Model confidence (mean pLDDT): 76 of 100. A computed fold for a 365-nucleotide RNA from a Spirochaetota bacterium, annotated as Bacterial RNase P class A.
RNA sequence: UGAGAGGGCCGGUCAGCUGCGCUCGUAAGAGUGAGGAAAGUCCGGACACCACAGGGCAUGAUGCCGGGUAACACCCGGGCGCUGCGAAGCGACGGAAAGUACAGCAGAAAACAUACCGCCUCCGGUAGAUUCGGGCUUCGUGCUCAUAAUCUUCCGCAGGUAAGGGUGAAAAGGCGAGGUAAGAGCUCACCGCGUUUUUUGAGAAAAAAACGGCAGUGUAAACCCCAUCUGGUGCAAGACCAAGCAGGAAUCGUUAUAGGCUGCCCGCUGAAGAUUCCGGGUAGGUUGCUGGAUGCAGUCAGUAAUGACUGCACAAGAUAGAUAGCUGACUAUUACAGAAUCCGGCUUACAGGCUCUCUCAAUAU
Numbered sequence: 001u002g003a004g005a006g007g008g009c010c011g012g013u014c015a016g017c018u019g020c021g022c023u024c025g026u027a028a029g030a031g032u033g034a035g036g037a038a039a040g041u042c043c044g045g046a047c048a049c050c051a052c053a054g055g056g057c058a059u060g061a062u063g064c065c066g067g068g069u070a071a072c073a074c075c076c077g078g079g080c081g082c083u084g085c086g087a088a089g090c091g092a093c094g095g096a097a098a099g100u101a102c103a104g105c106a107g108a109a110a111a112c113a114u115a116c117c118g119c120c121u122c123c124g125g126u127a128g129a130u131u132c133g134g135g136c137u138u139c140g141u142g143c144u145c146a147u148a149a150u151c152u153u154c155c156g157c158a159g160g161u162a163a164g165g166g167u168g169a170a171a172a173g174g175c176g177a178g179g180u181a182a183g184a185g186c187u188c189a190c191c192g193c194g195u196u197u198u199u200u201g202a203g204a205a206a207a208a209a210a211c212g213g214c215a216g217u218g219u220a221a222a223c224c225c226c227a228u229c230u231g232g233u234g235c236a237a238g239a240c241c242a243a244g245c246a247g248g249a250a251u252c253g254u255u256a257u258a259g260g261c262u263g264c265c266c267g268c269u270g271a272a273g274a275u276u277c278c279g280g281g282u283a284g285g286u287u288g289c290u291g292g293a294u295g296c297a298g299u300c301a302g303u304a305a306u307g308a309c310u311g312c313a314c315a316a317g318a319u320a321g322a323u324a325g326c327u328g329a330c331u332a333u334u335a336c337a338g339a340a341u342c343c344g345g346c347u348u349a350c351a352g353g354c355u356c357u358c359u360c361a362a363u364a365u
Base pairs, nucleotide, nucleotide: 001361002360003359004358005357006356007355008354009353010352012330013329014328015327016326017325018324020033021032022031023030024029035336039347040346042345043344044343045342046341047234048233049232050231054266055265056264057263060229061228062227063226064078065077066076067075068074079093080091081090082089083088094225095224099223100222101219102218103217116165117164118161119160120159121158123156124155125154127152128151129150130149131148133145134144135143136142173191174190176188177187178186192214193212194211195210196209197208198207199206200205238287239286240285241284247278248277249276250275251274252273259269260268261267294313295312296311297310298309299308300307301306
């Protein structure tokens, strides 16, 4: 200097004028008023009711180890695996020797495995080539043993083979040597796999050793098995006040029965009630509603997440739904985008700017 990785912060500020919501105030006026994601409605809760509220099954969720937290599928730290030169990132990360199921096409064959091409052996046949050597001898490589022996090629039958080739994501573990008629863990060494033990570590694991020729490979984000957890509905939950009307019919039931908790069972509870249909009235007000598992700063403990202590602060509560317009200065402000009970997370979107740490490359000293 360039290219990257991981964090934090901002995403408007100041002044004036007019305008809007809430709180305080008799009034004048004063204070205050959308987010890092308010989005998604994905996860966990607080709180409320069912309801005095228990057990089991089912359903659903999570899935390495340890820690944090009110809790979690979240966060922190570690282990293992994968990607990257690396800083780092990602992981649906328990079990395939409990069982069932699936793996199209291709291929001989995808599991109670198999033989398409190929390799080897025996027998039979076709076509060739060679002749060591022995004997005779006219001593010339002439004749003969020779319808023999050896080798090559092709075909057929029988047997052996799973090494080589082909197909495929994957084919009786891989590679090397020996061995074999040719081959094969057939044998051996190394690696892989399985079992057991030892050492280190809280643990997941890691390292080492011994034994074994070895269950074919993959898929559980297939069913399934194992471990842990799991009631429902939700602020339109609920509570209170005011006003107003018009009841009728049917079914079940009335002291352990209907009904409810509850998807099912046990259990509990249980009334002049529960449910369904037709018809009428009301749609108002208050509360829940923001002081909290709150925020900020400092110290201590901890690798960290986080916790404890001390001090300071109160920062929107609308309900047809509030924060807008103009001017001036600065500036980057021109991005994504607006609370509706609240909190802790995750995911997604984001123009531009500031800053910290780390990695790689090149150059210079």

It was read from a public genome assembly, where an Rfam model found it.